RNAcentral holds the sequence, with entries from Greengenes. Predicted 3D model of a 1388-nucleotide RNA (small-subunit ribosomal RNA) from an uncultured delta proteobacterium.

[in-house]
RNA sequence: CGAACGUUUGCGGCGGGCUUAACACAUGCAAGUCGAGCGAGAACGGUUCUUCGGAACCUAGUACAGCGGCGCACGGGUGAGUAACGCGUAGGUAACCUACCCUUCAGCGGGGGACAACGUUUCGAAAGGAACGCUAAUACCGCAUAAGACCACACUCAGUGCGCUGAGAGUGGGAAAAGCUGGCCUCUAUACUAUGCUAGCACUGAAGGAUGGGCCUGCGUCCCAUCAGCUUGUUGGUAAGGUAACGGCUUACCAAGGCAGAGACGGGUAGCUGGUCUGAGAGGAUGAGCAGCCACACUGGCACUGGAACACGGGCCAGACUCCUACGGGAGGCAGCAGUGAGGAAUAUUGGGCAAUGGGCGCAAGCCUGACCCAGCCACGCCGCGUGAGUGAUGAAGGCCUUCGGGUUGUAAAGCUCUUUAAGGAGGGAAGAAAAAUCUCGAUCCUAAUACGGUCGAGACUUGACGGUACCUCCCGACUAAGCACCGGCUAACUCUGUGCCAGCAGCCGCGGUAAGACAGAGGGUGCAAACGUUGCUCGGAAUUACUGGGCGUAAAGCGCGUGUAGGCGGGUUGGCAAGUCGGAUGUGAAAUCCCUGGGCUCAACCCAGGAACUGCAUUCGAAACUGCCAGCCUUGAGUAGUGGAGAGGGAAGGCGGAAUUCCGGGUGUAGAGGUGAAAUUCGUAGAUAUCCGGAGGAACACCAGUGGCGAAGGCGGCCUCCUGGACACUUACUGACGCUGAGACGCGAAAGCGUGGGGAGCAAACAGGAUUAGAUACCCUGGUAGUCCACGCCGUAAACGAUGAGUGCUAGAUGUCGCGGGUAUUGACCCUGCGGUGUCGUAGCUAACGCGUUAAGCACUCCGCCUGGGGAGUACGGCCGCAAGGCUAAAACUCAAAGGAAUUGACGGGGGCCCGCACAAGCGGUGGAGCAUGUGGUUUAAUUCGACGCAACGCGCAGAACCUUACCCGGGUUAGACAAACUGAGAAGCUGGUGGAAACACCGGUGUGCCCGCAAGGGAACUCAGGUCCAGGUGCUGCAUGGCUGUCGUCAGCUCGUGUCGUGAGAUGUUGGGUUAAGUCCCGCAACGAGCGCAACCCCUGCCCUUAGUUGCUACCAGUUCGGCUGGGCACUCUAAGGGGACUGCCGGCGUCAAGCCGGAGGAAGGUGGGGACGACGUCAAGUCCUCAUGGCCCUUAUGUCCGGGGCUACACACGUGCUACAAUGGUCGGUACAGAGCGUCGCGAACUCGCGAGAGUAAGCUAAUCGCAAAAAGCCGGCCUCAGUACGGAUUGCAGUCUGCAACUCGACUGCAUGAAGUCGGAAUCGCUAGUAAUCGCUGAUCAGCAGGCAGCGGUGAAUACGUUCCCGGGCCUUGUACUCACCGC
Repeated sequence: CGAACGUUUGCGGCGGGCUUAACACAUGCAAGUCGAGCGAGAACGGUUCUUCGGAACCUAGUACAGCGGCGCACGGGUGAGUAACGCGUAGGUAACCUACCCUUCAGCGGGGGACAACGUUUCGAAAGGAACGCUAAUACCGCAUAAGACCACACUCAGUGCGCUGAGAGUGGGAAAAGCUGGCCUCUAUACUAUGCUAGCACUGAAGGAUGGGCCUGCGUCCCAUCAGCUUGUUGGUAAGGUAACGGCUUACCAAGGCAGAGACGGGUAGCUGGUCUGAGAGGAUGAGCAGCCACACUGGCACUGGAACACGGGCCAGACUCCUACGGGAGGCAGCAGUGAGGAAUAUUGGGCAAUGGGCGCAAGCCUGACCCAGCCACGCCGCGUGAGUGAUGAAGGCCUUCGGGUUGUAAAGCUCUUUAAGGAGGGAAGAAAAAUCUCGAUCCUAAUACGGUCGAGACUUGACGGUACCUCCCGACUAAGCACCGGCUAACUCUGUGCCAGCAGCCGCGGUAAGACAGAGGGUGCAAACGUUGCUCGGAAUUACUGGGCGUAAAGCGCGUGUAGGCGGGUUGGCAAGUCGGAUGUGAAAUCCCUGGGCUCAACCCAGGAACUGCAUUCGAAACUGCCAGCCUUGAGUAGUGGAGAGGGAAGGCGGAAUUCCGGGUGUAGAGGUGAAAUUCGUAGAUAUCCGGAGGAACACCAGUGGCGAAGGCGGCCUCCUGGACACUUACUGACGCUGAGACGCGAAAGCGUGGGGAGCAAACAGGAUUAGAUACCCUGGUAGUCCACGCCGUAAACGAUGAGUGCUAGAUGUCGCGGGUAUUGACCCUGCGGUGUCGUAGCUAACGCGUUAAGCACUCCGCCUGGGGAGUACGGCCGCAAGGCUAAAACUCAAAGGAAUUGACGGGGGCCCGCACAAGCGGUGGAGCAUGUGGUUUAAUUCGACGCAACGCGCAGAACCUUACCCGGGUUAGACAAACUGAGAAGCUGGUGGAAACACCGGUGUGCCCGCAAGGGAACUCAGGUCCAGGUGCUGCAUGGCUGUCGUCAGCUCGUGUCGUGAGAUGUUGGGUUAAGUCCCGCAACGAGCGCAACCCCUGCCCUUAGUUGCUACCAGUUCGGCUGGGCACUCUAAGGGGACUGCCGGCGUCAAGCCGGAGGAAGGUGGGGACGACGUCAAGUCCUCAUGGCCCUUAUGUCCGGGGCUACACACGUGCUACAAUGGUCGGUACAGAGCGUCGCGAACUCGCGAGAGUAAGCUAAUCGCAAAAAGCCGGCCUCAGUACGGAUUGCAGUCUGCAACUCGACUGCAUGAAGUCGGAAUCGCUAGUAAUCGCUGAUCAGCAGGCAGCGGUGAAUACGUUCCCGGGCCUUGUACUCACCGC
């Protein structure tokens, strides 16, 4: 908002209601009226009579119809058409009309002939006619009269738009009329009255008015230029016709005009306006209702009547459609009111009444009136009212939530006390009505009149559709009356449950993948409320078309450049004019609307009155600053003349020059040359390449050369001659605004390309070959044609760029450079200064920033061009140009939620710089091959429990799976539970026997009372059993809900903060820079100054020394001795374990910035962090762990809990990781022999002794440990054997026999002995560790543990090699650069 749709709906008032099919329409109604213009004139019915056939009277001079008059051109509808004088506004008409109405003047005399109706006949189905006959009039027609009007002719005055018009007087001409009704007898005629008089209404002519119109004009009035030219009645004239009237309005003739970039013509769309909606306004959109104008009436055309029509409910013709038909022919027009169908998202009753208002006719009564007034339907809109008010806390119940305490719904309800609007019932009951008419009375006018009549006043009588409605009173009783949307942000309003990227939501951003305030439901809340939402449309926000009020260097946007037409804009000064401009006045700007004031409906909406306003237009008067116009003057803008120099400026030809490439001829000369990252194609023994001499030909002009010069741009480069443009400096003189810009137009315009003809050395698209490569239609190489060059003609583009249009003025400087001039004492390679170019830096200012900055992108003015999200697309179509290629102009559908600019932080780069790290390199030893161990994947299985997955999962959780563990599987039990707390009852507890069973468990017994209080009875604590209940329990899920802990980058040197400063901001600075360091370590510098977390240090171990202490340790010295520190002394040493010292670049020299520091040296046990450990910044990986623990949510609750037996985690075609042992002689084996450290031990370590080949057994001392034990260390050293072989290497596998632990070694332990004796002869691609007491190698100990280690955590023994160096691989740090990356290159 004229709305529609969904849900809902109590009442009233005022408005509104086919936006679509100007689609088609059944039915009814919407325009008639007048008997006081005229003629004719029924019937039904009733009464009376009747010869029963009918007649008379009333009905009734009625109805129907006809002639005639007026109306039907208004009112009502619609918006098709129309881009137009259609509309709006202001004017003109001296170019016009106007029925009815008003005023004034004059008149209305006397005749005539018809036609309907009607009658008769007749045609047709009907509609409708035809012929003959009769008749009236306010119908029609002559005649008379004619003031004025009209026409013709000529005159005077006035006005004028110069065309004419108005007024006055003169002559001539044609042209009028109608009666009706009432009253009366004054007049006339008569004696009744009317042909008379009078009143009223009609009628005729004229003038004026009012009203309504016709025509003309200025201005305004949509989109497309991909519509650029249009026009023959066209433009004008003359004459005629036509009209109420001007006019090509029409016709004939003459002329050739007219319109158009201020948009003609064409196409599309559209009724216009007052107004309406929106907006601060300017604007934008719109034209429903109401009001003005226009147009239309089924479609197209035409006229008639009339004052007016080309006529919605008139006519004719044609067409389409519908209907009737006897097929010959006819009828019709809802865009009037209702209503129907159709269309559509969608729009109402086939209502009442003329009571009011208005209209037509009539003297009037009155009739007609779907205009109108009312009612009906619809929440369609606006406005108003109600759905109750007060009180009421056990804060009821119920619901929802909960941290389980409670909170919330909520004073809400109930209850109690009130009120009664609206609805319902009953009763009363308006205003809208005042006229007109009639009657009575009065006044006055007319008249002869006291009659009739007109006007006025008073009274009486009569009229209401709505409607028994509004309104009022009473009754009734809170009784009958609340919904809709929303609750993630925008945007007011939050929780639970369900769902699990499903279902769904969504205006934009976006929600949903198991804790969703966003989906769905619920509780609660928020907003509005008889409505609430949704959709559609319009304006706003949008300064996002920018007039007010934007932009164009890089975001979209400056035409490639110039010359110049129209146009726009334009220096100083004087005078004038008054178009623009400004002011006053007048007219107009309809009403309604908006606004203000007041009033009426109880208020409001609504309505009424008054005012203001209507920003406009016109006329007129005035002003003269500014713009404009006219006239005059001026010189500064612009131009001309003179002198001078600079310059790759251009053109036409001509001439000249040297270097180089190539080719040709000749000479010398021999095997290669050429080319590349490396090659090959190619050339060359037919003599190349190289080199020398000579010749030919074409193209381009090294050095000079410059950020330099010239040109409008494109562009221009050897030298000379000719022609020619422009700029600049200086000098005076002259012209006197002559200027600037520039739509169209015209010209110029690199390269490539095209046409014709030449030319062709080099280069070189296409093409060929060789390489490269996965491929290589490329990059590289060898060749090579158009072309590149010249002449003439096209093309007309470019990153044609300063990505910056032209012109003018103004606004700090500094410093180069080119040209010309001035000054100066030294004439110069100096300095100062002026003008014009060309660069760099920079102030103010501008800019989103970057940047620009007197060569502006600053401050202003003038003119032109251009832009309006990305893609589609500079494309299609059309037009123009072109030989073609193509160019110029230039869309839309559709699609996206962005595209883009500048800058910032990071990250990244097969970018750069600097620097680290066992990162590479240099070395040593391994892994990858074998067997076995162990973990993982896979497979298998009843189960093979679960987790960990690049580094940073895989000898990891597991520092020990035979049972247990154990979470898995099978089976058997159990249900308040194996475990916690509370309650009740019983019993102390405990110990113990038997039966069944695999055990758990079930059942049956026996024994036995303690502690505390209390006189006793009894009570209490702890424990056990039984019971029912709040509950326990879960290694069930979610590590992506979490805490804690941990891994990793990484022991890498980084990560930040406060204040200040800079920046619009993100952010920067500090932290960058110069040095230095292992280090953001330190020094210096610096718009920064400080600080924190990290680094380092402080802590522990170790290396030297000292002090203290001296057993269980030690033994130099003394003594004893069984010869063992064994014993007594001793504490010096070793050692032990507590405390100190020591090392700090402190000292010297050199280097370095007088620094930090580095290099070297001295001293020292140790030297530049001495070695090692602990210690891990801000953060990253949704890294790992819910199966350590804790914990939210979810799930299970006679089971996903719990107990037990057995099995499984130990499976095995395979694959991988980590290890062990090896492959052997630097070894194996046998014998002998030496030297550790750090640990552990009473549920333990266990000596010695005896036995056993051995594992071990027996017995047993010592030790709660510097005392005793485990305990032997091993490699090593000494000696013997083995002699290169699948072995005296290697030990897997297997058999037998044992030992030990344990309730129990079958699945499934370790060890011992004998026997067996597999693979394996050093390991492909690849890959790991390590820089010194390190790698390698050797053994020992410990945790776990009954037993079980090849693993793990520690300990010591022996003990190397190599590092030139930082190019490369990997990882990292700092600075810098590019970026279209920012879940960040595993990106996009």
Its Rfam family is "Bacterial small subunit ribosomal RNA". Rfam links the family to the GO terms ribosome and structural constituent of ribosome.